[in-house]
Record summary: Predicted 3D model of an 86-nucleotide RNA (c-di-GMP-I-GGC riboswitch aptamer) from a Candidatus Zixiibacteriota bacterium. The organism belongs to Candidatus Zixiibacteriota, within Bacteria.
RNA sequence: UUCCGAAAUGGUAAACCAUGGGUAACCAUGGGGCACAAAGCCACGGGUCCUGGAAAAUAAUUUUCGGGAUAGCCGGGUUGCCGAAG
Numbered sequence: 001u002u003c004c005g006a007a008a009u010g011g012u013a014a015a016c017c018a019u020g021g022g023u024a025a026c027c028a029u030g031g032g033g034c035a036c037a038a039a040g041c042c043a044c045g046g047g048u049c050c051u052g053g054a055a056a057a058u059a060a061u062u063u064u065c066g067g068g069a070u071a072g073c074c075g076g077g078u079u080g081c082c083g084a085a086g
Base pairs, nucleotide, nucleotide: 001085002084003083011036012035016031017030018029019028020027021026034072040078041077042076044075045074046073047070048069049068050067051066052065053064054063055062056061
């Protein structure tokens, strides 16, 4: 400098349960452990989800303008342990 890959050490923690927060998506803490080599960090692009307004429609619903959630949906950016190679 490059790689995240065979092993080791260490780490994270899905569903579900409890408590608390939020209209909600979802989040925090504890239990739990499906998985993860960036399942570390950043909502920048796309996706999905929630929510408020507006428009169309008999309605189901669709379109549009905001606000939010998700980094364990994908891409991108950034940092990086052990180890390996140069």